[in-house]
RNA sequence: GGCCGCGGAUGAAGAAUCGCCUCUUCCGUAAGGGAGGGGAGGAAAGUCCGGACUCCGCAGGGAAGGAUGAUCCCCAACAGGGAUUACCCACCGCAAAGCGGUGGGGCAGGAAAGUGCCACAGAGAACAGACCGCAUGGCCGUGUUCGCACGGCCAGGCAAGGGUGAAAAGGUGAGGUAAGAGCUCACCGUCCCUCCUGGCGACAGGCGGGACUGAGGCAAACCCCAUCCGGAGCAGCUGCUGGACGCCGGCGGCAACGCCGGUGCCAGAUAAAUGAUUCUUCGCGACAGAAUCCGGCUUACAGUCCGCGUCCUGCU
Numbered sequence: 001g002g003c004c005g006c007g008g009a010u011g012a013a014g015a016a017u018c019g020c021c022u023c024u025u026c027c028g029u030a031a032g033g034g035a036g037g038g039g040a041g042g043a044a045a046g047u048c049c050g051g052a053c054u055c056c057g058c059a060g061g062g063a064a065g066g067a068u069g070a071u072c073c074c075c076a077a078c079a080g081g082g083a084u085u086a087c088c089c090a091c092c093g094c095a096a097a098g099c100g101g102u103g104g105g106g107c108a109g110g111a112a113a114g115u116g117c118c119a120c121a122g123a124g125a126a127c128a129g130a131c132c133g134c135a136u137g138g139c140c141g142u143g144u145u146c147g148c149a150c151g152g153c154c155a156g157g158c159a160a161g162g163g164u165g166a167a168a169a170g171g172u173g174a175g176g177u178a179a180g181a182g183c184u185c186a187c188c189g190u191c192c193c194u195c196c197u198g199g200c201g202a203c204a205g206g207c208g209g210g211a212c213u214g215a216g217g218c219a220a221a222c223c224c225c226a227u228c229c230g231g232a233g234c235a236g237c238u239g240c241u242g243g244a245c246g247c248c249g250g251c252g253g254c255a256a257c258g259c260c261g262g263u264g265c266c267a268g269a270u271a272a273a274u275g276a277u278u279c280u281u282c283g284c285g286a287c288a289g290a291a292u293c294c295g296g297c298u299u300a301c302a303g304u305c306c307g308c309g310u311c312c313u314g315c316u
Stems, first nucleotide, its partner, number of pairs: 001312002004309007012281007020039008041287001045298002048296005053233004065229005070084005085108001087105008109224002114222002116218003131162002133158002136155008170188006189212005195206004243265001245264008282285001
């Protein structure tokens, strides 16, 4: 410098003429007229979540059904947001198990209540499993230096090693043994219990004791536990940003956000306004149109600008 991806901002500009909706004000008895202000979006969309309002229903309780699920905080509330914890993944370092560091993650109750599922491969996929293997005993055969060695069959032993797999009953070393095994020990790891320290808390660290023969994974399978939930947006409206409102500044907070001060009023139609024509400029303009309202989430989006990252290329 370029391509791509992600996040944020923006969402062609200017002029003239003729119109539409609405607010304020002036003239007018009225009809109407004059002047001035405002007039789609970041998603107005999907209608997924939460709430306000209104309507309907309702004696009370339950079942069914649905939603949520670490901790603390924010918010009117939430399946939203922020911070953190544990876990998982990637990279780097240490010999390994694991630990430490950096980055990322819509990963988050329970698998010692019960049921179910785990393709292919593999001996075995679960009250685990002898295919190769290891060693022992017996019988047979061959060889023999007569100690035994090799091969075959049978019996029981072994979860160390190999192999299969996404996943196979803690890791390393030593002892032990016929061969082996937490069988025993040291260091480490996982789980449980008492206590101490730090933290609001999830949790982290540590002393001591016990277990690793209660033995894999899946709860985004059924299920169990805890908490929560009446239905709807038809109608109606003096409702629909003077309000959970926007902007600027200060203060507090890691942040989400809160408080204080200043300032602004910024669509309100009802078959439904927000448009049309002409001209100029440029890189020739994407997704898309309010309908009871608000806060989120998700999805769509041409071009331009900013930030971050992978890859490619050039120079030093």
Molecule: Bacterial RNase P class A
Organism: Acidobacteriota bacterium